A computed fold for a 139-nucleotide RNA, annotated as FMN riboswitch aptamer (RFN element). The sequence was found by an Rfam model in a public genome assembly.
């Protein structure tokens, strides 16, 4: 200094305008949006996280017991680990190097809930993948 080990903090964006219609920010036309690492600068590479979801193991509670005790039974909320699932791109130029940069055209965005929603509500004041920073600790 630099790992390990505790702690704090931070840690998602987005339907202007219009059309059908009893209803739609959901359907049609338009408009807008873009998590976190790597690597020539990424929503489309490569891998991570979120919802879901499947085993182990834990376990507040429940059940049995006079009983908040033991013991047994059962495996829920949650929490840990390890899988599963999980979307979407070409074309020219530049250049050592880009599906990242310039130009052109595409194309995608969980699950509930409602007129069928990447954009509204909602679980979510949550959770993380990570950043940042102090502590300790070595010298």
């Nucleotide at each position: 200094a630099a790992a390990a080990u505790u702690c704090u903090u931070c840690g998602g964006g987005g339907u202007c305008g219009g059309g059908u219609g009893a209803a739609a920010u959901u359907c049609c036309c338009u408009a807008c949006u873009g998590g976190c690492g790597g690597u020539a600068a990424a929503g489309u590479c490569c891998g991570c996280g979120a919802c879901c979801u499947g085993c182990a193991g834990g376990a507040a509670a429940g059940g049995u017991g006079c009983a908040a005790a033991a013991g047994c039974c059962u495996g829920u909320a949650c929490c840990u680990g390890c899988g599963g699932c999980u979307g979407a791109u070409u074309c020219g130029g530049u250049g050592a190097a880009a599906c990242u940069c310039c130009g052109g055209a595409a194309c995608c965005a969980a699950c509930a809930g409602u007129a069928a929603a990447g954009u509204c509500u909602g679980g979510a004041u949550g959770a993380a993948a990570g950043a940042a920073g102090a502590a300790c600790g070595c010298g």